[in-house]
């Protein structure tokens, strides 16, 4: 970099350093000196690994619980839309579903 697959409506500090940016891209709409990014501390959580349990003859698988070892995450639904279909409406627009894109985990090339 790419392929497969699962998930994306919940959750997470009024701490220290730092200084102007940030929310992927585009369009919006937002956040930010009452301090952005980043770093540290702190926290959240159960994808993988681990431990215990339920069922089975055992393993595997499944489910439940405990836990932070490996990742991840800590404004707004993945902030919203962005393409397609449907519904509604005189229109502007609004609603629903799916896809695309993206993010994260696990596995493969």
């Nucleotide at each position: 970099c790419u392929c497969u697959u699962a998930u994306c409506a919940a959750g997470a500090g009024a701490g220290g350093c730092g200084g102007a940016g940030g929310g992927a891209c585009u369009g919006g709409c937002c956040c930010g000196a009452u301090g952005a990014a980043g770093c540290c501390c702190g926290g959240c959580a159960a994808c993988c690994a681990g431990c215990a349990g339920u069922a089975u003859a055992u393993u595997c698988c499944a489910c439940u619980g405990c836990a932070a070892g490996g990742u991840g995450c800590c404004a707004a639904u993945u902030c919203c839309a962005a393409c397609a279909a449907g519904g509604u409406g005189a229109a502007a627009g609004c609603c629903u579903u799916g896809a695309a894109a993206g993010a994260u985990g696990a596995g493969g090339g």
Molecule: SAM riboswitch aptamer (S box leader)
Organism: Alteribacter natronophilus